Notes:
The RNA shown here (small-subunit ribosomal RNA) has 1417 nucleotides and comes from an uncultured bacterium. The RNAcentral record of the sequence draws on ENA.

[in-house]
RNA sequence: AGUUUGAUCCUGGCUCAGGACGAACGCUGGCGGCGUGCUUAACACAUGCAAGUCGAACGAAGAGCGAUGGAAGCUUGCUUCUAUCAAUCUUAGUGGCGAACGGGUGAGUAACGCGUAAUCAACCUGCCCUUCAGAGGGGGACAACAGUUGGAAACGACUGCUAAUACCGCAUACGAUCUAAUCUCGGCAUCGAGGAUAGAUGAAAGGUGGCCUCUACAUGUAAGCUAUCACUGAAGGAGGGGAUUGCGUCUGAUUAGCUAGUUGGAGGGGUAACGGCCCACCAAGGCGAUGAUCAGUAGCCGGUCUGAUAGGAUGAACGGCCACAUUGGGACUGAGACACAGCCCAAACUCCUACGGGAGGCAGCAAUGGGGAAUCUUCCGCAAUGGACGAAAGUCAGACGGAGCAACGCCGCGUGAGUGAUGACGGCCUUCGGGUUGUAAAGCUCUGUUAAUCGGGACGAAAGGCCUUCUUGCGAAUAGUGAGAAGGAUUGACGGUACCGGAAUAGAAAGCCGCGGCUAACUACGUGCCAGCAGCCGCGGUAAUACAUAUGUGGCAAGCGUUGUCCGGAAUUAUUGGGCGUAAAGCGCGCGCAGGCGGAUCAAUCAGUCUGUCUUAAAAGGCUGUGGCUUAACCCCGUGAUGGGAUGGAAACUGCUGAUCUACAGUGCAAGAGGGGAGAGUGGAAUUCCAUGUGUAGCGGUGAAGUGCGUAGAUAUAUGGAGGAACACCGGUGGCGAAAGCGGCUCUCUGGCUUGUAACUGACGCUGAGGCUCGAAAGCGUGGGGAGCAAACAGGAUUAGAUACCCUGGUAGUCCACGCCGUAAACGCUGAGUGCUAGGUGUUAGACCCUUUCCGGGGUUUAGUGCCGCAGCUAACGCAUUAAGCACUCCGCCUGGGGAGUACGACCGCAAGGUUGAAACUCAAAGGAAUUGACGGGGGCCCGCACAAGCGGUGGAGCAUGUGGUUUAAUUCGAAGCAACGCGAAGAACCUUACCAGGUCUUGACAUCCCUCUGACCGCUCUAGAGAUAGAGUUUUCCUUCGGGACAGAGGUGACAGGUGGUGCAUGGUUGUCGUCAGCUCGUGUCGUGAGAUGUUGGGUUAAGUCCCGCAACGAGCGCAACCCCUAUUGUUAGUUGCCAUCAUUCAGUUGGGCACUCUAGCGAGACUGCCGGUAAUAAACCGGAGGAAGGUGGGGAUGACGUCAAAUCAUCAUGCCCCUUAUGACCUGGGCUACACACGUGCUACAAUGGCUGGUACAACGAGUCGCAAGCCGGUGACGGCAAGCUAAUCUCUUAAAGCCAGUCUCAGUUCGGAUUGUAGGCUGCAACUCGCCUACAUGAAGUCGGAAUCGCUAGUAAUCGCGGAUCAGCACGCCGCGGUGAAUACGUUCCCGGGCCUUGUACACACCGCCCGUC
Repeated sequence: AGUUUGAUCCUGGCUCAGGACGAACGCUGGCGGCGUGCUUAACACAUGCAAGUCGAACGAAGAGCGAUGGAAGCUUGCUUCUAUCAAUCUUAGUGGCGAACGGGUGAGUAACGCGUAAUCAACCUGCCCUUCAGAGGGGGACAACAGUUGGAAACGACUGCUAAUACCGCAUACGAUCUAAUCUCGGCAUCGAGGAUAGAUGAAAGGUGGCCUCUACAUGUAAGCUAUCACUGAAGGAGGGGAUUGCGUCUGAUUAGCUAGUUGGAGGGGUAACGGCCCACCAAGGCGAUGAUCAGUAGCCGGUCUGAUAGGAUGAACGGCCACAUUGGGACUGAGACACAGCCCAAACUCCUACGGGAGGCAGCAAUGGGGAAUCUUCCGCAAUGGACGAAAGUCAGACGGAGCAACGCCGCGUGAGUGAUGACGGCCUUCGGGUUGUAAAGCUCUGUUAAUCGGGACGAAAGGCCUUCUUGCGAAUAGUGAGAAGGAUUGACGGUACCGGAAUAGAAAGCCGCGGCUAACUACGUGCCAGCAGCCGCGGUAAUACAUAUGUGGCAAGCGUUGUCCGGAAUUAUUGGGCGUAAAGCGCGCGCAGGCGGAUCAAUCAGUCUGUCUUAAAAGGCUGUGGCUUAACCCCGUGAUGGGAUGGAAACUGCUGAUCUACAGUGCAAGAGGGGAGAGUGGAAUUCCAUGUGUAGCGGUGAAGUGCGUAGAUAUAUGGAGGAACACCGGUGGCGAAAGCGGCUCUCUGGCUUGUAACUGACGCUGAGGCUCGAAAGCGUGGGGAGCAAACAGGAUUAGAUACCCUGGUAGUCCACGCCGUAAACGCUGAGUGCUAGGUGUUAGACCCUUUCCGGGGUUUAGUGCCGCAGCUAACGCAUUAAGCACUCCGCCUGGGGAGUACGACCGCAAGGUUGAAACUCAAAGGAAUUGACGGGGGCCCGCACAAGCGGUGGAGCAUGUGGUUUAAUUCGAAGCAACGCGAAGAACCUUACCAGGUCUUGACAUCCCUCUGACCGCUCUAGAGAUAGAGUUUUCCUUCGGGACAGAGGUGACAGGUGGUGCAUGGUUGUCGUCAGCUCGUGUCGUGAGAUGUUGGGUUAAGUCCCGCAACGAGCGCAACCCCUAUUGUUAGUUGCCAUCAUUCAGUUGGGCACUCUAGCGAGACUGCCGGUAAUAAACCGGAGGAAGGUGGGGAUGACGUCAAAUCAUCAUGCCCCUUAUGACCUGGGCUACACACGUGCUACAAUGGCUGGUACAACGAGUCGCAAGCCGGUGACGGCAAGCUAAUCUCUUAAAGCCAGUCUCAGUUCGGAUUGUAGGCUGCAACUCGCCUACAUGAAGUCGGAAUCGCUAGUAAUCGCGGAUCAGCACGCCGCGGUGAAUACGUUCCCGGGCCUUGUACACACCGCCCGUC
C1' cells in the first nucleotide's frame, strides 16, 4: 500500500513492494578478474595416488665409476675372467624419529560439549631453548641370512649363525624421588615454598669429520685430542595438553516427581593428577515449580543475513574448539591415541578360495554407481608457503601452489561513436486527415576497447644449500667446525600466461520479464465462464488495456524471470513498543503459603547504582584511515569500539542492619442500623382433600371447542376436620451479605459493618501462582414428606403435519435431613488495593453545630446507594469522585474466522459430566460502533372509489375480438403481474407482408461515380407464359461556338447498394409505471475523526415541503400552486352564410328591412377568504353567514420533480458492433397471418312487462364532404339502382337523432323474449369476395329464465341509459376517439384489505424480505 462495507471509523488477519542465498528450474548467453561448487544416502565403492625418512645407528645382499694384483685371448693396449680395495647407488630386515600433525565429515552430543571469565597449593609434556652435572665397565639374545618344512593363498613352524644408538644387569651420582625427626618464611580451607641432617632408590650410546699438541704404539694411526650430531640425570623456559569452577547456551508440564554408587563420611585401590573414578564399611541423604526427571530437536563459537535500534533467523566457504572414521566393544605401543589409510574381538556387507581358510573399510584427492530439483577433472607441480625425516644434499607430501569444468555469486568491460528528414520502405493503429516505430535505419565521416592475427615478454626467486674469499669463537692448529660478511653459479608447475607493441576490418558479440490496481508502462485482432491467467483483490458468459498473438512501451541487462528459505515491513508477542465494558481477552466469590511490591525520621554499610584505572575479549570478518592490482570486486597495513574479570572511589535513591515515630493497619471504650447466618417454636389468609347439611342440572375450559367432572347429585353454598407448602399489604433504583443469595412472628447462639473518641500496639500492610473454603437452578445417592405447581407421559384441540404453542389430567422433581455435583447471560459482560482530579440533585444509617414551646427548618461531616453533568478518556456508543480520567503495586487473561471448548492423554466425579486442552484441513475474511436507505404479520399521524355505504357490471349463455396452447409448408414479428392480452394494427381478399411453396434476377427494386453504345424514354399493338419476364412491331428528345453537352435507356467494370438479419443487456430518441404522489436537492455556515447530520425535524394548518410560529441555521433551485386552453355569468366590438321583437311580404327569415335577442368570435369585467361573526395563539387557518351567475383550487384539460423497474421499442426513425452478399438482398404467382380438442382477457347481444312489436309525434351537439357529400324524382318489400339540383361549405349535403311522449297489442311462456346457426334468393365495393368482406329479403329459431368461488368501475351533470359523428378506409367497426339527450343512489366512519406520504423504533437485509439464512432428507 491492497483487501471485510452501499458508504464510514475501528479492531483484525491475509497479501505485496526491500534485502539475502553453497540454491534449483525456464528462456537467453561476448570477454576478463576474484571467489564458490553433494545442503539429499555418516549410502555402497572398481582403479590410481594421499606417510614416510635416516647407510652420518646396524648386520647382510646386489649393482658398480674407478684403482691394484693375477690369468686368458691376442689385432701390445684393448677385451674378458678372477681376487682385493672401493667413490657411488639400490633392496628387504634390525634400530631411531615420524606416523596422535596435516586432510575429511557433522552421525552422535542439551553436555563443563561450546562461549566467556577464572583456578590447579591436585597435574603431564617428545622434539626446541637456557643452565648444571655426566656418559665407567660388562653380558646374553633376536631378525635378516642358511637349511628343513606346512599351506591354494594369506601367512607361518622348527633348527642353526650374526650386528647395533636394539635388549639386560653392575658401578657412580645430585639440586631428583622416598623415609625419619627438625628449622625458617608464606598463604587461599585442604596447605605451599625453602634450608640443613641421616638413611634408602634410580642413568647413559654412540655416530661422523679432522688432527697429531699431550698419551700409547711408533711416522700415521687410535682406546688420544678436537669439532659436531646424538645419549643420561636435574632445574628453569616456551609451546602443547589434562582437570576443576562462576555465568550463558532450543522446545514441550497433554513429561511432576527423580535418584541406590544414589548424596556424604573416614579408609584403601587406581590415575600424570583431584574425585564414588572403583571397592568394603557407616550415615540417609542429594536434585526439583528459579522446572528435576523424561521426550523431541540440534555439533558449539568467531561470525553470516536482516533490522533505525532492541532484536529475529542462521552456523556453507575461512578460522578456533569438540566429536567421529562401516556398526559396537577393548586394550597395546608411545611424550602424546584408546589411534581415518595400527592391533584384537563381535556384527552386517563386499571380494578371493583348492571350502580347510583368508582379505577389506574414500566422512583423504580424483573417479563410479545410487539417491536427488541439484553440486566439477580418474589434471600439473613440489617453483612458492607450511610440514615429516636427515648433519646435509635430498626424499616424501591429492597439505599446498596452480590449471580444467559450471553465468553459481560479486566486480569490471564491450556489443560502437558523430552526423543524418524525402520524417524512406515495411509493421501497427486510424476519426482515413494522419499518427507511431523514428535519427531509429539507409547514406556519409570516424574510433579500434574486447575477441581474432603477428611479434616481444614478466613479477612471483631470494632465502637455503653449493663454490670462493674474509672476520671471529672453540681448538695446539695454517685442520675441522660453529656464527657472521662479501661475491659467484644454480632453481618456475602456472606459462610463452599476465603485460607491452604492430597492422587491418563496424566487422564476431542482446536478451529476459512486465504493461487492471497495488506498480513504471496501451492499443488492435482472435477467443466467448471456453481456452486460459492469478502474489492479494480478482479477470474471461461477443466491443477483455487482466486469456493468446502482434505493434508500441516500461524495467533490468550477460543476464532476466519463477520456485524455495530467512529477516524486514509486522507496534501481528508490544523490554524499547499493544491490549481486556460492547471488537479476542477479568478466574463465579473469598481466605491465604511462597513470590512481587511497600509509610515517616536518624545512623551505619556499600550488594544494586554511578565512576577512574588495569586486564581480557585469537586471527580473519565488520566500522574507519591509508596503500597495492589501469578501476572495482579482491588483497595488504594501521586505529578505535561493545561484553566479561580485577581493583580504587562516591553515597542521593533501592537493598541489608540498628534505633525512633504515628497518619497505613489493628485493639480498647461508647453508641447505631440491618430480609447477614444457624437452630427451636408459633400464627393467620388461601388452594386441595374428607365428613355432614341445603340445593338441582349442569360445571369447567377456550379464539371457538372437545377430552374431563356431574342425576351413584357435581359446580355453588354452610359448618367441622386433615395435611403440606409459601408468607399478601408494609415494599421502596430501600437494607444486609465476599459472591451465590436473604422477606410472617417470637426466642437462643453467632459473623460482619458504620459512627464517635483517640487510651493502647507501632508498618503488624497490599496483592496473591499453586492450595483451601463457599458456590443459583437442574441433576445424583440414602431416608422421610407430598397441598399446590409440574419435565416425562396420556387424552382433546389447532395444523398440510404438530412428537409444540392452547385445554383436561398427571409422575419424577419442587419441601426436610445427611452426602455428592461445581457449573450459569455466576453480568456492572467492568479483578483487588491506595492516592489525586469541577459541581448539582435524590435517598439510607450515624455524629456534630445553629435555630425552634412542639412539629420542624438550616448547615457541616463520615459511610453506603441512585440520577444528571465539566475537564479528561474512548473507534464510537458512552464513562465521568461508585471512572472506562490521572498515576503506582500485584494477580488473571488475549493474539484472524471455522474446525473446537472438539479429539487424545491426565486429574476429579456414583453417574451425568467437569477442569486442563491441541492438530490436520479450510476461508479471506470473521468482528465492534456508528451512518444512509430498504424492510417489519413494530409504533404514532395522515391521504386515496382503498375499505365501508350504494348503483351498475364481469365470472354462467351465444357471438365478436385479442392471447396462450395445439396444428401447419407457413400459421411473420413484437408486447408478459399491476404497467402484455378490441395492445403495435386509425381497419390482413391481392397489395399491405415482414412468413411459406414454386418460378425468376445478380452492380441489383433504390443512391453516387467511371466507360461504351443508342437517341429517345414513356406510350401503344401482337405472341408465349400463372406472372415476373422474354420476343416481335410501331413511334421517335432538347441545346450547340457543330468539337460536343444535357437528359433518358441498354450493356460493362468495380468501389458499392440492399437486409422488417442479431444484440433494447452496446445506444440516441420516444414511451409506460410508481404518481399529479409531495416530494427531490444545492450553496454558505454549524456539528461530527468520518460516512453523514442540520436546513427538510418540532407545534399547528393545508389538496400540497400550502402557509404560520419556533429552532444553528440563513438562503436558493427542480417540483406544488399560478400563468395556458375549454366551460359556467356579463359588458363591448362586429353582424354573413347566423338571428327575427317591431314593420312589410311569403308555402318557406324566402325577400325587403333591422342587429334588439339567440348565436358566432375577438377584447374585457368577474372570485380575492375581499366583507361580517365565531374558533384557534392577537398567526397560518378552519366553521358559519351576507352579497353574487359562480365561494373557498367553481368544473374539466394540458402540464408528470430527483429518480426506480439493465421496464418497452434495433419491426416508426436514427445508430455502434457482429453477420449475409448469384443471398438473410430483389421481383412474381398462389397460399398463410382468418387453422381449432381446449384455456384466459376485453367487449356486444340477451335472458324480458321499468319490456317486445305496430302506428303517430317532439327536442340535440360534435363533426365530415369535389377520386367527395348528395337533396329531389323514378324503380325495387329491401339492400340498392337510374336520372339529377346544390355545395370547396355558419349558405348545400350527410341529417329522419334515439331513449322520450301519445295510442294499440302481447300477459309470464323458452314466449310476439332472445337472436345464434343454417338454407335459398339478391345488392354493393373491387382485376378478383372459394379459402376470406359487408349489407338485404324470405325461411330456420340454438344456448340463455340474471349467473359458483372470485372480481371490476363509479362520489354529480358523475354512474347508469339513449342515440349521433369522425379517423383509418375501394369495401369491411360489437373496437377506438369524440358529441350531446335523459339522469340517480350513497359516504356512519378509518377497525380491517390494498397503495402511498411524514416521524420514530429494531435489523445478522444493501441484488435491499421475491432479502438473508438454519436444520432434516